Predicted 3D model of RNase P RNA and transfer RNA as a complex of 452 nucleotides. The prediction has a mean pLDDT of 77.
RNA sequence: UGAGGAAGCCAGGCAAUCGCGUGCCGAAGAGGCGCGAGGAAAGUCCGAACUCCAUAGAGCAGGGUGCUGGCUAACGGCCAGUGGGGGUGACCCUAAGGAAAGUGCAACAGAAACAUACCGCCUGCCUGUGCAGGUAAGGGUGAAAUGGUGAGGUAAGAGCUCACCGGCAACCAGGUGACUGGUUGGCCGUGCAAACCCCACCCGGAGCAAGACCGAGCAAGGGGAUAGCCGGUUUACGGCUAGCGAGUUGCUCGCUCGUGAACCCCUGGGUUGGUCGCUUGAGGCGUCAGGUAACUGGCGUCCCAGAUAGAUGAUUGCCACCCGUGUCGUCGAGAGGCGGUGCGGGCACAGAAUUCGGCUUAUGGCUUCUCUCAACUC
RNA sequence: UGGGGUGUGGCCAAGCGGUAAGGCAGCGGACUUUGGAUCCGCGAUCCUAGGUUCGAAUCCUAGCACCCCAGCCU
Numbered sequence: 001u002g003a004g005g006a007a008g009c010c011a012g013g014c015a016a017u018c019g020c021g022u023g024c025c026g027a028a029g030a031g032g033c034g035c036g037a038g039g040a041a042a043g044u045c046c047g048a049a050c051u052c053c054a055u056a057g058a059g060c061a062g063g064g065u066g067c068u069g070g071c072u073a074a075c076g077g078c079c080a081g082u083g084g085g086g087g088u089g090a091c092c093c094u095a096a097g098g099a100a101a102g103u104g105c106a107a108c109a110g111a112a113a114c115a116u117a118c119c120g121c122c123u124g125c126c127u128g129u130g131c132a133g134g135u136a137a138g139g140g141u142g143a144a145a146u147g148g149u150g151a152g153g154u155a156a157g158a159g160c161u162c163a164c165c166g167g168c169a170a171c172c173a174g175g176u177g178a179c180u181g182g183u184u185g186g187c188c189g190u191g192c193a194a195a196c197c198c199c200a201c202c203c204g205g206a207g208c209a210a211g212a213c214c215g216a217g218c219a220a221g222g223g224g225a226u227a228g229c230c231g232g233u234u235u236a237c238g239g240c241u242a243g244c245g246a247g248u249u250g251c252u253c254g255c256u257c258g259u260g261a262a263c264c265c266c267u268g269g270g271u272u273g274g275u276c277g278c279u280u281g282a283g284g285c286g287u288c289a290g291g292u293a294a295c296u297g298g299c300g301u302c303c304c305a306g307a308u309a310g311a312u313g314a315u316u317g318c319c320a321c322c323c324g325u326g327u328c329g330u331c332g333a334g335a336g337g338c339g340g341u342g343c344g345g346g347c348a349c350a351g352a353a354u355u356c357g358g359c360u361u362a363u364g365g366c367u368u369c370u371c372u373c374a375a376c377u378c
Numbered sequence: 379u380g381g382g383g384u385g386u387g388g389c390c391a392a393g394c395g396g397u398a399a400g401g402c403a404g405c406g407g408a409c410u411u412u413g414g415a416u417c418c419g420c421g422a423u424c425c426u427a428g429g430u431u432c433g434a435a436u437c438c439u440a441g442c443a444c445c446c447c448a449g450c451c452u
Base pairs, nucleotide, nucleotide: 001374002373003372004371005369006368007367008366009365010364012319013318014317015316016315017314018313020036021035022034023033024032025031038349042360043359045358046357047356048355049354050207051206052205053204057253058252059251060250062203063202064201065200066199067081068080069079070078071077082096083094084093085092086091097198098197102196103195104192105191106190118139119138120135121134122133123132124131125130147165148164149163150162151161152160166188167187168185169184170183171182172181173180174179211276212275213274214273221267222266223265224264226242227241228240229239230238231237243259244258245257246256247255268452269451270450283302284301285300286299287298288297289296290295321346322345323344324343325342326341327340328339329338330337331336379448380447381446382445383444384443385442388402389401390400396432404420405419406418407417408416425441426440427439428438429437
């Protein structure tokens, strides 16, 4: 100098004028004071809080997660590790249980894709281009062909035997554990579970248009959805059984509600209002302590948007940052570096809508590193 | 704001692990004196990117685009 790696930060600042939303003061629509988007407010992909439906119930079906230990309200998130993979390296990635429980798939090619002999090799019979048997070392096909390399051995071969390597199993040692190391045993043909499935663990449903209350207006409009029994003053009414309907994925049960009526379905009409939920919360900041860390605890301090067609903006000036270019000074052999100054341009992605914890995606710039690699100079 | 669904030539649409059917339209050729009809042929980033697998339109993950539904009173 170039190419990278890791960690972190910011999201322009100040002033003036005009304007918007909201809280408080105020008799007030006057006026004053305070506050007023984000790291992703986004996608709605996970997990919760909260509300309603049984204080959320049982079984089946269904869905999700999947190395180990920890963190957390919870999670598919995070932290630390293990194994595997990539990179020369700093370092990065990892949906990573089970294929000797069972089923299924492996097109084409190939003799054969799960149990197999096409060619070749060897032995015997026979000798004819044939038959029987042995053989997975060689050829060929394929993504994949009987663990790999070498030696011995054999009729030819083969873990048949041996050495090394890989896998598997048992035992011993270490570790909380995933796993690691060692010894022994020839025990040794596949792949796919992001195919069905098995194993372990988890999951009730719906969502702030949840839900509660007030008000206005229309036509408390029309149609449809059951029987039996008992009590009773045989009327009003009340109860029971079954059926039907509803209670926010399916089936069975259970529970609750309704059953001659605004509970449900179809259709029609009216309205497009207000209040609460609604922002103080698993909250932010600082500091101390514990822990490798995620995180947790103590203390102090702060209050930090709540709109409802949707406020949070616009203009001007100065400063800051970045880029291009001109010029001056300085260093240097040069390329160029540093500093000052003039002009022009730029300053991203994007905007709350019940609230949090995450993930993912979009996006401009800056800083640090006794991090790495390469080339060159001393 | 919340919930649900769909992406395959220009249009409609099948295929759901093993060469991407078919119809309409378009283009080229054959037949015909010419046109129509008929016959033959041609054309696909399977919305995009990454992954699983020997192999992906199909399975998984993320993104993009489009479509549909809904409140209250009676």